[in-house]
RNA sequence: GGAGUAGGUCAAAUGAUCGCCGGCCCCCCCAACGGAGGGCGGGAGGAAAGUCCGGGCUCCACAGGGCUGGAUGCUGGGUAAUUCCCAGUCUCGGCGACGAGGAGGAAAGUGCAACAGAAAGCAGACCGCCCCGCCUUGGCGGGGUAAGGGUGAAACGGUGAGGUAAGAGCUCACCAGUCCCGGUGGCGACAUCGGGAGCUAGGCAAACCCCAUCCGGAGCAAAACCAAAUAGGGGAGUGUUUGAGGGCGGCCCGUCCGAGCUCCCGGGUAGGUUGCUUGAUCCCGCCGGCAACGGCGGGGCUAGAGGAAUGAUCAUUGCCCUUCGGGCCGCAAGCCGGCUCCGAGGGGAACAGAACCCGGCUUAUGAACUGCUCCAGGU
RNA sequence: GCGCCCGUAGCUCAGGUGGAUAGAGCGUCGGACUUCGAAUCCGCAGGUCGCACGUUCGAGUCGUGCCGGGCGCGCCA
Numbered sequence: 001g002g003a004g005u006a007g008g009u010c011a012a013a014u015g016a017u018c019g020c021c022g023g024c025c026c027c028c029c030c031a032a033c034g035g036a037g038g039g040c041g042g043g044a045g046g047a048a049a050g051u052c053c054g055g056g057c058u059c060c061a062c063a064g065g066g067c068u069g070g071a072u073g074c075u076g077g078g079u080a081a082u083u084c085c086c087a088g089u090c091u092c093g094g095c096g097a098c099g100a101g102g103a104g105g106a107a108a109g110u111g112c113a114a115c116a117g118a119a120a121g122c123a124g125a126c127c128g129c130c131c132c133g134c135c136u137u138g139g140c141g142g143g144g145u146a147a148g149g150g151u152g153a154a155a156c157g158g159u160g161a162g163g164u165a166a167g168a169g170c171u172c173a174c175c176a177g178u179c180c181c182g183g184u185g186g187c188g189a190c191a192u193c194g195g196g197a198g199c200u201a202g203g204c205a206a207a208c209c210c211c212a213u214c215c216g217g218a219g220c221a222a223a224a225c226c227a228a229a230u231a232g233g234g235g236a237g238u239g240u241u242u243g244a245g246g247g248c249g250g251c252c253c254g255u256c257c258g259a260g261c262u263c264c265c266g267g268g269u270a271g272g273u274u275g276c277u278u279g280a281u282c283c284c285g286c287c288g289g290c291a292a293c294g295g296c297g298g299g300g301c302u303a304g305a306g307g308a309a310u311g312a313u314c315a316u317u318g319c320c321c322u323u324c325g326g327g328c329c330g331c332a333a334g335c336c337g338g339c340u341c342c343g344a345g346g347g348g349a350a351c352a353g354a355a356c357c358c359g360g361c362u363u364a365u366g367a368a369c370u371g372c373u374c375c376a377g378g379u
Numbered sequence: 380g381c382g383c384c385c386g387u388a389g390c391u392c393a394g395g396u397g398g399a400u401a402g403a404g405c406g407u408c409g410g411a412c413u414u415c416g417a418a419u420c421c422g423c424a425g426g427u428c429g430c431a432c433g434u435u436c437g438a439g440u441c442g443u444g445c446c447g448g449g450c451g452c453g454c455c456a
Stems, first nucleotide, its partner, number of pairs: 001375007009367002012317007020043002023040004028035002045351001049362002052360005057219004064253005069215005074088005089103001090101004104210002109208002111204002126149002128145008157175006178197008223274004233265006245257003267455003281300008319348008327339004331334001380452007389405004398436001408422004429445005
C1' cells in the first nucleotide's frame, strides 16, 4: 500500500429571525362556554420501520381433564421472558483473522427418489472376467462373479496380501465408521485411551411421524367514567330447563352464567376525561463472574399528539469530494507522479418520523475510528 | 393499532401431494376464408412463477426474511 475480518462510537455544532405541538405562570374580553396577548421551559430514532418473538399493563368466570393443534429441539448459564444473549461442544466454510448451523430420532413404523441406468433399497449381471456344453474360428445357450468399465445426486467400507476357475470380509494386517463394555478428564454436550462384536446398519423428518419440554384468550379500537343521540324499529330462522347462546383457535366431557341468539333491511352517534409516561430506565464508580449479567453506592431524567407538531432561512466553525494556485518530496525528467502541508472557488451530508410502554430479532442506511489477519514492497 | 388473505403470460385463472418442457381461456401478431370487415378455422410469439437466502440430488410447490396489494375490526339499538 492492497484485500479482508471483528468491535464499539456518532447521527454535525453554535447563534439569530420567523413558524408548529404540548406544559406552567401572568394578564385582558365574556354571565358562562370560550376567545385574544405576553413570558419561561420542553419537543423523535438507532432503527421511532417490519409487527417476527417475548414480557409488563388491562379486561374476560383466576382459565379443570382428554383429543386435536401450535411452538421449541447439542450442552451449561443469563434474564421478567423469548425463537433472544453469553460461554462452550461437534460439524461445515475460509490460507488466516474469523464466520455459519431449524445440530433430537432414519439398526419404531409408513412414505419418497424424475431422467439416465442391467439394477434405486433386507439389491442388481448391460459390457467385461471365469467355467461348462454345442456348432466351428466367433458366436449361441446355461451357470458363477460386484474386482474392472459404463449410468446416476446417490450403486451396500478403503488399501495391500493370501485365496480362487474367476472373484468376493471368504480370510488376515492396517485404516475409517457403527454398536457394546470399561478407564481417565469435564457439571454437561463431548474428548481421549483400551478391549470386544460384526462387516455394515445409505439419503430425505424446512415428508408424515416418534421422543422430550412448553403453551388459557384477547388486545390501549384493552379497559374505566361522564356526556350526546333514537325508529331500544321491521322481516326471517332458532331456543327457553327436552337448555339456544356465551365463558375469545377447534371438538368432546366436566363446571359456571344463562333468555336470548344468528342473519338481512333500516336508523342514531362517532364528543370529553382517565389509562399516558419514572421505567425489568440511563450514566459513572466499586465488587462478583471468562462473559451475557447481577449486587451496592452516587448522580441524571418534564414529547405525550389524537390523522398527528419537532420545520425553514441566514451567519460562523468543523467534516467529505472536487478544481485552481503555492510549498515540499521522488525519479526513467514529463505541462510526470505523490503529500495527515497552506490558501481560494464550487458542490455535498444518508436511512428515515414517536401514537400504551419495555427487552430482543430482522430489514433500510451515512460517516469516521480501533484491534486483528493475509498478500506485496521497503528498511 | 390489531387480526387475516393474496401475488403464476397484457387480463382472468389452473398447477400447490417437489421430478426438469409451467399450462388453459380471452387478448396481441401472422395466415386462410371475404369485394372489405366481423364471426370462424389454423399457426406463432409472449413467463426472473413478486424478490433474496436456505432445505433437497432437484423448488412454482417446503422453510425463513423482505417487497407490493387487498379485506375486516368503535359505541347504542

This is a predicted complex of two RNAs, RNase P RNA and transfer RNA, with 456 nucleotides together. Model confidence (mean pLDDT): 76 of 100. Rfam match: Bacterial RNase P class A. Rfam classes the family as a ribozyme. Rfam links the family to the GO terms ribonuclease P activity, dimeric ribonuclease P complex and tRNA processing.